Notes:
The RNA shown here (SAM riboswitch aptamer (S box leader)) has 114 nucleotides and comes from a Phycisphaerae bacterium. The prediction has a mean pLDDT of 79. The sequence was found by an Rfam model in a public genome assembly.

[in-house]
RNA sequence: AACGCAUUAAGAGUAGCGUGAGGGAUUGGCCCGAUGAUCGCUACGGCAACCUGGUAGUAUACCGCCAAGGUGCCAACGCCAACCUGAUCGAAUUAUCGAUGGGGUCAAUGCGGC
Numbered sequence: 001a002a003c004g005c006a007u008u009a010a011g012a013g014u015a016g017c018g019u020g021a022g023g024g025a026u027u028g029g030c031c032c033g034a035u036g037a038u039c040g041c042u043a044c045g046g047c048a049a050c051c052u053g054g055u056a057g058u059a060u061a062c063c064g065c066c067a068a069g070g071u072g073c074c075a076a077c078g079c080c081a082a083c084c085u086g087a088u089c090g091a092a093u094u095a096u097c098g099a100u101g102g103g104g105u106c107a108a109u110g111c112g113g114c
Stems, first nucleotide, its partner, number of pairs: 003112006013044006022032003026082004045074003049071003052067004078106001083103003088099004
């Protein structure tokens, strides 16, 4: 790495130096960006998904609270949609369009894999 499991509607950023036009995974939208996005480094701050530690309950399972040591994260629901599908509502009038629920694919992160 493959693969497996879990989470992803909440939450949390500023400044400095360098770079200099793209970036938000992809496609289509939509948004961010020379008032400097992005990427890299530095400083201090924060969040709390997983690991870790503590704690309450305690037959087990599930769930909670605290800390922030290890990763990670700090624009917009993973920004929206994409593939399958149920029923309902609205539009429309025979063929559909939109909204909405569920399931999946993909992606990111963590733990395992080691």
Annotation:
The organism belongs to Phycisphaerae, within Bacteria.